[in-house]
Predicted 3D model of a 74-nucleotide RNA (transfer RNA) from Candidatus Iainarchaeum sp. Rfam family: tRNA.
RNA sequence: GCCUUGGUAGCUCAGCCUGGUAGAGCCGCAGUUUUGUAAACUGCUGGUCGAGGGUUCAAAUCCCUCCCAAGGCU
Repeated sequence: GCCUUGGUAGCUCAGCCUGGUAGAGCCGCAGUUUUGUAAACUGCUGGUCGAGGGUUCAAAUCCCUCCCAAGGCU
């Protein structure tokens, strides 16, 4: 230098192909239960979807450039 994959909640990830309300589990918080704690159950909180631009009525998703990480080729 080139190629591939990945970047989404505090953490681990799904959703992207086929555009249409941003989700799950864990963590945290509250409640039920308990003499108390843990466990269990119920509910809640939490996001500029790596950055910028473009297309579109509408972009996490499509297109362009860039940044970061891992791997490969030379």
The sequence is in RNAcentral, with records from ENA. NCBI's taxonomy places the organism under Archaea, Candidatus Iainarchaeia, Candidatus Iainarchaeales, Candidatus Iainarchaeaceae, Candidatus Iainarchaeum.